[in-house]
Molecule: c-di-AMP riboswitch aptamer (ydaO/yuaA leader)
Organism: pig gut metagenome
């Protein structure tokens, strides 16, 4: 004073909520050739190559992502996780259903374009 993130606002606290934003399931048509080498979901967070005691951990690079007052570009800096479903799910109108957290931070990340 803002930042990551969908994660905000209103109302109520007698009861139950509403709006906004975000996620999942779910026809036809289309697509797909898979089904223990299980499969799938949220998320930027996935892949390759090494080291090692070859369990796992760790190093580097890349895909991808964030970065300070709408937004875009360049440079610099940083991240490149974690969790969940439970044998099961392509897309998907109607319809059904779920979430609305958590974490950082008071220091100057700068420049250019450019809207309000």
């Nucleotide at each position: 004073a803002g930042c990551c993130g969908a994660g905000u606002c209103c109302a109520g606290c007698u009861c139950a909520g509403g709006a906004g934003c975000g996620g999942g399931g779910g026809a036809a048509c289309c697509a797909a050739u898979c089904u223990u080498u299980g499969g799938g979901g949220u998320g930027a967070a996935u892949g390759c190559a090494g080291u090692u005691c070859u369990g796992a951990a760790u190093u580097g690079c890349a895909a991808g992502g964030g970065u300070a007052g709408a937004u875009c570009u360049c440079u610099g800096c940083c991240c490149g996780a974690a969790c969940c479903c439970g044998u099961c799910a392509g897309c998907u109108a109607a319809c059904c259903u779920c979430g609305u957290a958590g974490g950082c931070g008071u220091a100057u990340a700068g420049a250019g374009a450019g809207g309000a």